[in-house]
Small-subunit ribosomal RNA, 3' minor domain from a Dehalococcoidia bacterium, 145 nucleotides, folded computationally.
Context: one part of a larger RNA
RNA sequence: CACCGCCCGUCACGUCAUGAAAGUUGGUUACGCCUGAAGUCGCUAAGCUAACCUUAGGGAGGCAGGUGCCGAGGGCGAGACCAGCGAUUGGGACGAAGUCGUAACAAGGUAGCCGUACCGGAAGGUGCGGCUGGAUCACCUCCUU
Numbered sequence: 001c002a003c004c005g006c007c008c009g010u011c012a013c014g015u016c017a018u019g020a021a022a023g024u025u026g027g028u029u030a031c032g033c034c035u036g037a038a039g040u041c042g043c044u045a046a047g048c049u050a051a052c053c054u055u056a057g058g059g060a061g062g063c064a065g066g067u068g069c070c071g072a073g074g075g076c077g078a079g080a081c082c083a084g085c086g087a088u089u090g091g092g093a094c095g096a097a098g099u100c101g102u103a104a105c106a107a108g109g110u111a112g113c114c115g116u117a118c119c120g121g122a123a124g125g126u127g128c129g130g131c132u133g134g135a136u137c138a139c140c141u142c143c144u145u
Stems, first nucleotide, its partner, number of pairs: 003108001005105001008101002011098001013095004018090003023085007031077005039070001041068004047063003052059002111132009
């Protein structure tokens, strides 16, 4: 590009991310109970024992065994947190030429808008209260010429 204008929402189609969701699959982690390897430390009337001491009997010390505390890990229980998937479902964004209407913009053809309630395929409609960011007309008070 100026009314042969501008423009709103539902619906249909496609793409993308996202919320909810019965549930499901994993991860991390604290807690309670049970069990408890190795090992240090503690205890230990029986067993074994080269160096040291010995009055030659033994003793000291050591080893093995037993046992107590701690103890990695494991099992059970009921949790917490995080992540993935999930029938279905909600809106969102975007996408040259789809559908339905025509809500807004001129007094946009019922002035518009705000709050609220109800209603309606959708834009929306109506009621009540409010605003002028409404036109037109009348009057008043002013401003400019």